This is a predicted structure of a 356-nucleotide part of an RNA (small-subunit ribosomal RNA, central domain) from a Candidatus Micrarchaeota archaeon. The coordinates come from a structure-prediction model, not an experiment, and the mean pLDDT is 86. Its Rfam family is "Archaeal small subunit ribosomal RNA". Clan: SSU clan.
Context: one part of a larger RNA
RNA sequence: UUGGGCUUAAAGAGUCCGUAGCCGGCUAAAACCGUCUUAUGUGAAAUGUUGGUGCACAACAUCAACGAGUGCAUAAGAUACCUUUUGGCUAGGGAGCGGUGAGAGGUUAGGAGUAUUCAUGGGGUAAGGGUAAAAUCUUAUAAUCCUAUGAAGACUACCGGUGGCGAAGGCGCCUAACCAGAACGCAUCCGACGGUGAGUGACGAAGGCUAGGAGAACGAAUCGGAUUAGAUACCCGAGUAGCCCUAGCAGUAAAUUAUGCAGACUCUGGUGUUGCGCAUAUCACGAAUAUGCGCAGUACCGUAGGACAACUGUUAAGUCUGCCGCCUGGGGAGUACGGUCGCAAGAUUAAAACUU
Numbered sequence: 001u002u003g004g005g006c007u008u009a010a011a012g013a014g015u016c017c018g019u020a021g022c023c024g025g026c027u028a029a030a031a032c033c034g035u036c037u038u039a040u041g042u043g044a045a046a047u048g049u050u051g052g053u054g055c056a057c058a059a060c061a062u063c064a065a066c067g068a069g070u071g072c073a074u075a076a077g078a079u080a081c082c083u084u085u086u087g088g089c090u091a092g093g094g095a096g097c098g099g100u101g102a103g104a105g106g107u108u109a110g111g112a113g114u115a116u117u118c119a120u121g122g123g124g125u126a127a128g129g130g131u132a133a134a135a136u137c138u139u140a141u142a143a144u145c146c147u148a149u150g151a152a153g154a155c156u157a158c159c160g161g162u163g164g165c166g167a168a169g170g171c172g173c174c175u176a177a178c179c180a181g182a183a184c185g186c187a188u189c190c191g192a193c194g195g196u197g198a199g200u201g202a203c204g205a206a207g208g209c210u211a212g213g214a215g216a217a218c219g220a221a222u223c224g225g226a227u228u229a230g231a232u233a234c235c236c237g238a239g240u241a242g243c244c245c246u247a248g249c250a251g252u253a254a255a256u257u258a259u260g261c262a263g264a265c266u267c268u269g270g271u272g273u274u275g276c277g278c279a280u281a282u283c284a285c286g287a288a289u290a291u292g293c294g295c296a297g298u299a300c301c302g303u304a305g306g307a308c309a310a311c312u313g314u315u316a317a318g319u320c321u322g323c324c325g326c327c328u329g330g331g332g333a334g335u336a337c338g339g340u341c342g343c344a345a346g347a348u349u350a351a352a353a354c355u356u
Stems, first nucleotide, its partner, number of pairs: 003328004007310002012324001014203003021196003025089007034081001035078008048066007092193001093190003096186003105179007112156002116152008127138002164171002208249006218242001222238004260323006269301014305312002329356003338349004
């Protein structure tokens, strides 16, 4: 490589948009590129098969015919499929419309709340704090505690939920403005406009970096106190960077559902819950409540099937299709070298010797 795989054994890119490419709904006609049929030419010889001939036979040699050379070219046809062209359609997709429908979706601005720390005034007096026990530490310059006022920065208890929204990262006080998406219902319009997606681009937790601010609490590093044989730790007291804001860089995570995206199918099913719609019943007639059904999400259980098993099971890891990514014993190694990117840290691409 062929193949076989990718939840947990090696393997799904962190996520999305999208270029090329690959793949692509129903229907009519035409073309005939692929495809199929026929014919002709060509496809060296040797080798192969069959028959003959020559060495006494055979091997061997030689002659004839056949076969093979899976191919290529030309010509004539076939038209189901593929392709192309011209029309048509609506089941995919998109647009539109509907509801004071749902939502921690995003950005910006303003406001609020409790707590914390600090400051000031008043009260008050000897301890406070901390721990398994202590000590470092704070405190007669009046602490801790109670109370009043103020300032600052961060955060957003309860509600809160195997609840919701978002492509993922992620998102949680209130209000406003702006921006975006999904679901449900209708079936008005467009008419295959679609799927995936090498490269490319954008977004991307925490930590880190650059510049400028801010700095209450927390807190790597660091310094003390303990513990201990030691204690560069766990525990305690402090505490810088950081955490916060603005503008950039960086581009990684057990970025996890360790499960790529899209579509179809499966005799199945049960139990919750969220959103929308429909029907019925009740009524304190309200945006009400209850029950059932449909669609979309989100969980649990579980049939068939699958799986080494754990488990999975209409939200598949079942049965199929399209496209992409990735894997090929362990170590060396996600390393070296080189390239690209970066201020750096480093990221990305990515070996070999050797070893077993």